[in-house]
Molecule: SAM riboswitch aptamer (S box leader)
Organism: Bacillota bacterium
RNA sequence: GACCUAUGAAGAGUACGGAAGAGACAGGCUCGUCGCCGUACCGCAACCUGCAUACGCAAGGUGCGAAAUCCUGCGGGGAAACCCGGAAGAUAGGGA
Repeated sequence: GACCUAUGAAGAGUACGGAAGAGACAGGCUCGUCGCCGUACCGCAACCUGCAUACGCAAGGUGCGAAAUCCUGCGGGGAAACCCGGAAGAUAGGGA
């Protein structure tokens, strides 16, 4: 970097520093010197992990803390609203 498996309308932010861009991509829409990125601390969750038994507890390894993965993107259904599936991307675990 590919591949396999699982998951996704839940949940959780402050300070300081840098700084004008950011939300993967495209279109939309949105956020924006209170963002975003970094650091510190705090928190959420429970994939892996631990606990001799567990629909549980813990929180060591990851991950995460605007908006459904922000929405759509491809296919099917529907008069429409919308529904179903898929792709892509994300995270975890796995094997080569």